[in-house]
RNA sequence: CCUCAAACAGGAAAUGGUGUCUUCCUGACCCAACCGCUUCUCCGAAGCUAAUGGCGCCUACAAAUUA
Numbered sequence: 001c002c003u004c005a006a007a008c009a010g011g012a013a014a015u016g017g018u019g020u021c022u023u024c025c026u027g028a029c030c031c032a033a034c035c036g037c038u039u040c041u042c043c044g045a046a047g048c049u050a051a052u053g054g055c056g057c058c059u060a061c062a063a064a065u066u067a
Stems, first nucleotide, its partner, number of pairs: 008027006016058006036048005
């Protein structure tokens, strides 16, 4: 000096907030993780699931029931 690992820090995981866990990316510059699905006459059209990556709570929306 380089590489790898760990620690630390930051960011991301298709619609909000928050806690926690998981995964991923980055840490000189450039650069990254991430940016949903289906069909068709296909670059346009039509349709669909979901406030989670997982779980808990709050908020918004939808459906049903009870008062």
Predicted 3D model of a 67-nucleotide RNA (Fluoride riboswitch aptamer (crcB RNA motif)) from Chitinophaga niabensis. Of the family's consensus pairs, 100% are formed in the model. The RNAcentral record of the sequence draws on Rfam and Ribocentre.